[in-house]
């Protein structure tokens, strides 16, 4: 950087981009230098090598020669080497390893140094003979050498206090000088050994460990100290500064990574250390308890004549195996080094070098310079072009690499030889641009976009995410970007990560302060003078291996790499010095801190006695019907007398008023009143001590309420538990009853939201206003100790907190490290239980989370406002028809529209047509448009057929313009571009429209506050229909809504005129005068591809186009909108008034005559203030009807007519005669309307032939009733709450059930390790031992002294018994947990979440939960 939101800020965790690798993979791959190369099975290992060498130490044997001498070559015996060099990292948490020291030690071979080799001796290999075994190997017996071996003597040595004791040697070469060997001392050098301080993983869910342990004497032992062993004695040592267990691990220089401080790591190189098939042991040597030495055990593999034998790549190559994975069974000893030798030599898989891998780093190349018709292709297009791109081609120029020839090193140290590398590096001649570029990415992060495919498929992904038909994110392709012989992926580390915070985090609400107090060890600690020098500081010094690293320089043609020389480290030591902090020592002071003394307030605490009120029970008396309860209401109590009242008793538990953010106390918590005993605080005076002090891991007391034990007690309230009720259910709120328990004695539990969510203690830092005490003091005012409010600097992410700090410093302590699993599991330790305390891990998700914001919501809360409610008027809902829908039928019943805000809606008009549907009959450049060709004017009559559409067959006709070439319109025919599509998607979209709403709101600019989201203006008084205006104010102004401004009407003014009207009208209808148009800023993925219009996508002899019939008019039903009624405020007849606005020439149609009528005829007048529709209807006058299914009501239904129209059956509309349903005001609910309005009454117009019109638009007529107020429904604007932002049709919990994960328990079962006990006992080392044996010295001799061999004795490895600890697997079954698509049941939480919600605890309940008690505001 990205990433929790709408959106901000904080906290936090995830994730990325950088380095690095002994690396692996995937694509690719020209060269050179120089590094590197089993990380895994310390698993097995055929086969060759990897340690010999001396004949100048010695006997002897071959081999050559004809023979002797020279030469060479060998087994053996002796010497040195084999302890070095090379390989692993198994085991080791240790003086192993790093540094820094020390003293009681040894050192072959090397160097300088002193001294010295006299004089005897005795064997046994090989050899020969003889003999065992398959074979590895042996056995007996004689022979002989020596620098092998023994003795005597002799010592500047060693031992011991001394007397006195002890222990050496060898030659070889050579003609000789001499040299090289031998011995014994001293030094020296370079090594071994031991000892000490310091450092040196992680676990306390490992606290207790040690018996040779710890010391001391003795004694042995070693090369030296030591319990290193060992007899005896003592009872010590180690350890919360982490012993003991137990896991993992070679250490270190160093490397990698960081700005450093750390962090990780321990290949290559170099130091140490360990180990060599596993385990034990010793020999011998100057050194070893020995990779290429020996003995024993075991396992493993080989031979084998079954008696017995061999072996040991963790040495170089190399095989098998394991494994993402790691090379050649090469060359030389020329060069360095090594061993042996006097030397030549001779041996060296050490070592020097080829080979093989791109494994790394580092150079070099894959060509340079012109070259635009911007070829060709290809991708892209807005069709004009653009991009690959000077990129090629093409010309010229070079030749690093390659290719063929020549010539040829250096490494070689010298007097000469002597080269593995290598005919390499180098040089040089000739040839040709000739032999040479990939990989990975392109949505942010993070450089670099089109285009196609695909369509929540396929598949990408590091994190966010990307794909459900326009995918810069998949996958191809074209361009791009970035690195380049390497590019990318995978893993480990470090770094970003201030994300364990020494440098450098934190803890009031995010993760996180113990419930308080007391107080061990620690740790920090007041003044002033002395001492010392631990700490500290200064100067020297020693050291910290080389190699890295830094750094000057130098050489390989440069670098990588290599050479030389400097520096650095910041540790340990060691000297000298300084003495300010801190320490230490000594001596003082009084300010911290305590004591005495004098006052003081108090529900401190204990433990005893008193007391009244209420409640309940019982008793006695009055009375006589309900009481009680709740939202209603039951259950319950009451005629066997309640409740209600009056008197008496009794019983337990609690203490009203006072009472207050008043008081005490460490917390927990403490209240009637009096008494007794006790513990703390404050204040004042300033007498006495004199750093006594804070803090506190472990430790100890105390701790509310539930709960536990065991006795009491038991009024009231009450978990549970019955019943009544709500309810869909109610294991819940509610109402009645009621156990525990609540009370009191003794004990246990040991935890709460034990909260100020704030650990304690001490320093300093504005102010104002309260409130308890206390002192002084007449009051004002004033110290100090407590509680509270406010607010400034400061401080916070923000709220907030602010002398009672969350400020500003110091000290001490506890605790935090992402959410979820989980405070859970096992394991421990308390507890009587219940449980409490310490306390993970697998797995899982990219966030969980605080605060603040601005929405929206709330069965929040207040203000105000509308036909919202209310008051009223008349309706719907109930009949009958019209109309429209759904829904069901159909061959079709075209499609849309579906809560307000579809539903007399698109349609201001479906018999055809319209018509989009549905049969059937045709048509395929197409009914309709543009081009292009052939031929022809067109138009127009007429036959056949056929439901039509169309399909045949004939006639007529030659038009117009003309430069006479043609052309132009219209119709026919032809091919191909293309036409058409009321097919699809309103969730691709223009446009138009609805709806909140005619509600008042909706936002800019600029200043201002806030870290910012945002706010602020637009809040606030009052006011208005109105964000209307007016005051006020960190806001000043604007836009856009409102209002004006248009229209019409009405009142009124002024003007022209005729076709009007006419001689005087009216009092206002009064404050926006009515009404209309106008519809902010956004919502509703609100309607509409079927008004147009238009991406995309689908048909093209069909989904295109024409025709005919038939549909959209079906119908058990349901709903919504109307008409018309139910009748006397009526009906029917007759007669009489009085309108506004419209509308007409394919029109209106007057007047007449005609029909009962509808209409017919006839046909004036009118392009309309003239003529006509045109009767206005209610209504007024009068006759009759007199409460009835009626003279109301008009459905329905038969017959006869009218009109329209090609056509009236589905399917029109009117008109006569008759018929004459159903309904006598409509449950539940519900709708309009505030005045010229509701009500009711005609009239008109559009569309139209005609009409289904009772619809829809409009303009008269007559004309009301009510508004008390805002409680309550609904819809809006302020504040509050929120865990909502797709916004409450939100979100979210738990059980169940299904499916996968990971685990936990668990009768048990199988491994592996550790120690302890017991036996047994190999090898061997020490000890014993006449049991045998024996060459050197000794003795006349016997024998002795030494020596080997056997027996045996202590330890002792493996293996075996046994009982344990740890710890790994498994494992019926059975537990929670976690994730899953859109399963069930409920609704527990968030809003006052519908019963405010949590903590702690006890009972309960399918399940969230619910109930009691205490607590707590979040």
């Nucleotide at each position: 950087a990205g990433u929790u939101c709408g959106a901000u800020c904080c906290c936090u965790g995830c994730u990325u981009a950088g380095g690095c690798u002994g690396a692996a993979u995937g694509c690719u791959g020209g060269c050179g230098a120089c590094a590197u190369g089993c990380u895994u099975a310390a698993c097995a290992c055929g086969u060759g090598c990897a340690a010999g060498u001396c004949a100048g130490a010695u006997g002897g044997g071959a081999a050559g020669u004809g023979g002797u001498g020279u030469u060479u070559c060998c087994a053996g015996u002796g010497g040195c080497a084999g302890a070095c060099g090379g390989g692993u990292g198994a085991g080791u948490a240790a003086c192993g390893c790093g540094u820094a020291u020390g003293a009681a030690c040894u050192u072959g071979c090397c160097c300088u140094u002193g001294a010295g080799a006299g004089g005897g001796g005795a064997a046994a290999a090989a050899c020969a003979g003889c003999u065992g075994g398959a074979a590895a190997c042996g056995g007996c017996u004689g022979c002989a050498a020596a620098u092998a071996c023994c003795c005597c003597g002799u010592a500047c040595g060693c031992u011991g206090a001394g007397g006195a004791g002890c222990a050496a040697a060898a030659g070889g070469a050579g003609g000789a000088a001499u040299c090289c060997a031998c011995c014994c001392g001293a030094g020296g050098a370079a090594g071994g050994g031991c000892u000490u301080g310091c450092g040196u993983c992680u676990g306390a869910u490992u606290a207790g460990c040690u018996a040779g342990u710890u010391g001391g004497u003795g004694a042995g032992g070693c090369a030296a100290u030591a319990a290193c062993u060992u007899a005896c004695c003592a009872a010590g040592g180690g350890g919360a500064u982490g012993a003991u267990c137990a896991g993992u691990a070679g250490c270190u220089g160093g490397u990698c990574u960081g700005a450093g401080a750390g962090g990780a790591u321990a290949a290559u190189c170099a130091g140490c250390c360990a180990c060599a098939c596993u385990g034990g042991g010793a020999c011998a040597g100057a050194g070893a308890c020995a990779a290429g030495g020996c003995c024993c055990a075991g396992a493993c593999u080989c031979c084998u004549a079954c008696g017995g034998g061999a072996g040991g790549c963790a040495g170089c190559a190399g095989u098998g195996g394991g494994g993402a994975a790691u090379u050649u069974u090469c060359u030389g000893c020329a060069a360095u080094g090594g061993g042996c030798g006097a030397a030549a030599g001779c041996c060296u898989g050490a070592c020097g070098g080829a080979g093989c891998a791109a494994u790394g780093c580092c150079g070099c190349g894959u060509g340079g310079a012109g070259g635009u018709a911007c070829a060709a292709g290809a991708c892209c297009c807005a069709c004009g072009g653009g991009u690959c791109g000077u990129g090629a081609a093409c010309u010229u120029c070079u030749u690093u690499u390659c290719c063929c020839g020549g010539a040829g090193a250096a490494g070689a140290a010298u007097c000469a030889a002597u080269g593995a590398u290598g005919g390499u590096a180098u040089c040089u001649g000739g040839g040709a641009a000739a032999u040479a570029a990939g990989c990975a990415u392109c949505g942010a992060c993070u450089a670099a976009c089109u285009c196609u495919g695909u369509g929540c498929c396929a598949g990408c992904a590091g994190c966010c995410g990307c794909c459900g038909u326009a995918a810069u994110a998949c996958a191809g392709a074209g361009g791009a970007u970035g690195c380049a012989a390497g590019c990318g992926u995978u893993a480990u580390c470090c770094g970003g990560a201030a994300u364990g915070a020494u440098u450098g985090g934190g803890c009031g609400u995010a993760a996180a302060g113990u419930g308080u107090c007391u107080g061990u060890a620690g740790g920090u600690g007041g003044c002033u003078u002395u001492u010392u020098a631990a700490g500290u500081c200064c100067a020297u010094u020693g050291u910290c291996a080389a190699a890295u690293c830094c750094u000057a320089g130098g050489a390989c043609u440069c670098a990588a790499c290599c050479c030389u020389g400097g520096a650095a480290a910041g540790g340990c030591g060691g000297u000298g010095g300084a003495a300010a902090c801190u320490a230490c020592c000594a001596a003082g002071c009084u300010g911290g801190a305590g004591u005495a003394c004098g006052g003081u307030a108090g529900g401190g605490g204990c433990a005893g006695a008193g007391g009244g009120a209420a409640u309940u029970u019982u008793c006695g008396g009055u009375g006589g019907a309900u009481c009680a309860a709740u939202g209603a209401a039951a259950c319950g109590c009451g005629u066997a007398g309640a409740g209600a009242u009056c008197a008496g008793a009794a019983a337990g538990a609690a203490c009203a008023c006072c009472a207050a953010c008043g008081g005490c106390a460490a917390a927990a918590g403490c209240a009637c009143u009096c008494u007794g005993c006790u513990g703390g605080g404050c204040c004042g005076a300033c007498a006495c001590u004199g750093a006594c002090a804070c803090u506190g891991a472990g430790a100890g007391a105390u701790g509310a309420a539930a709960g536990c034990u065991a006795g009491g007690g038991g009024a009231g309230c009450g978990a549970a538990u019955g019943g009544g009720a709500u309810u869909a259910g109610a294991u819940a709120c509610u109402c009645u009853a009621g156990u525990a328990g609540u009370c009191c004695u003794a004990g246990c539990c040991g935890u709460a939201a034990a909260c100020g969510a704030u650990g304690g203690a001490u320093u300093c830092u504005a102010u104002g206003c309260g409130u308890a005490u206390c002192g002084a003091c007449c009051c004002c005012g004033u110290g100090c100790u407590g509680u509270g409010c406010u607010g400034u600097a400061g401080c916070u992410a923000a709220c907030a907190c602010a002398u009672u700090a969350a400020g500003u410093a110091u000290c001490c302590u506890g605790c935090c490290u992402g959410g979820g699993g989980a405070g859970u599991a096992a394991g421990u330790u308390c507890a009587c239980a219940a449980g409490a305390a310490u306390u993970a891990a697998a797995c899982u998700c990219a966030a969980a989370g605080g605060a603040a914001u601005u929405g929206a919501c709330g069965g929040g809360g207040g203000c105000c406002c509308g036909c919202a409610c209310a008051a009223g008027c008349g309706g719907u809902g109930g009949a009958g028809c019209a109309u429209g829908u759904g829904g069901u039928u159909u061959a079709a019943u075209u499609c849309g529209a579906u809560g307000c805000a579809a539903a007399g809606u698109g349609a201001a008009g479906a018999a055809c047509c319209u018509u989009a549907c549905c049969a059937g009959g045709g048509c395929u450049u197409g009914a309709c448009a543009u081009g292009c060709c052939a031929a022809a004017a067109a138009u127009c009559c007429u036959c056949u057929u056929g439901a039509a559409a169309g399909a045949u067959a004939g006639g007529g006709g030659u038009g117009c313009c003309u430069u006479c070439g043609g052309a132009a319109a219209c119709g026919c025919g032809g091919a191909c571009a293309c036409a058409g599509g009321u097919g699809g998607u309103g969730c691709a979209u223009g446009a138009c429209u609805g709806u909140c709403g005619u509600u008042a709101g909706u936002u800019c600019g600029u200043u201002c506050c806030u870290u910012a989201a945002g706010g602020u203006g637009u809040u606030g008084g009052a006011u208005u229909a109105a964000g209307u205006c007016c005051c006020g104010c960190a806001a000043c102004g604007a836009g856009u809504g409102c209002a004006a401004c248009c229209c019409u009407c009405a009142u009124g003014u002024u003007u022209a005129g005729u076709u009007g009207c006419u001689g005087g009208a009216g009092g206002a209808a009064g404050g926006u005068g009515a009404g209309g148009a106008u519809g902010a800023u956004g919502u509703c993925a609100a309607g509409u591809c079927a008004u147009c219009a238009u991406u995309c996508c689908c048909c093209u002899u069909a989904a295109g186009c024409c025709c005919u019939a038939g549909g959209u008019g079906a119908u058990a039903c349901a709903c919504g909108u109307g008409c018309u009624a139910c009748a006397a405020u009526g009906g029917c007849c007759g007669g009489g008034a009085c309108a506004a606005a419209g509308g007409g020439u394919c029109g209106u149609g007057a007047u007449c005559c005609u029909g009962c009528g509808a209409g017919g005829g006839u046909g004036a007048g009118c392009u309309a203030a003239c003529c006509c529709c045109a009767a206005a209807a209610a209504c007024c006058c009068g006759u009759c009807c007199u409460c009835a299914g009626u003279u109301c009501g008009g459905a329905u239904u038969u017959c006869a007519g009218g009109c329209u129209g090609c056509a009236a059956c589905u399917c029109g509309c009117c008109u006569g005669c008759a018929u004459g349903a159903a309904g006598c005001c409509g449950g539940a609910a519900u709708c309009c309307c505030u005045a010229g309005u509701a009500a009711u009454u005609g009239c008109u117009g559009g569309u139209c032939a005609g009409c289904c019109a009772u619809a829809c638009g409009g303009a008269g007529g007559u004309g009301a009733a009510u508004u008390c107020a805002u409680u309550c429904c609904c819809a809006g604007g302020c504040u509050u709450g929120u865990a909502c932002a797709c916004a409450c049709c939100a979100c979210c919990c738990g059980u169940c059930a299904c499916a996968c994960u990971a685990u936990g328990g668990g009768a048990g079962c199988u491994g592996g390790c550790c120690a302890u006990g017991c036996a047994c006992g190999a090898a061997g080392u020490c000890g014993u031992u006449a049991c045998g044996u024996u060459a050197a010295c000794u003795g006349c001799a016997a024998g002795g002294a030494g020596g080997g061999g056997g027996a045996u004795g202590c330890c002792g490895a493996a293996g075996g018994c046994a009982g344990g600890g740890c710890u790994a697997g498994u494992g019926a079954c059975u537990g929670g947990a976690g994730u899953g698509a859109a399963g069930u049941c409920g609704u527990a939480a968030c809003a006052a979440g519908g019963u405010a919600g949590u903590c702690g605890u006890a009972c309960u309940g399918g399940a969230a939960g619910g109930u009691g008690c205490g607590a707590c505001u979040g």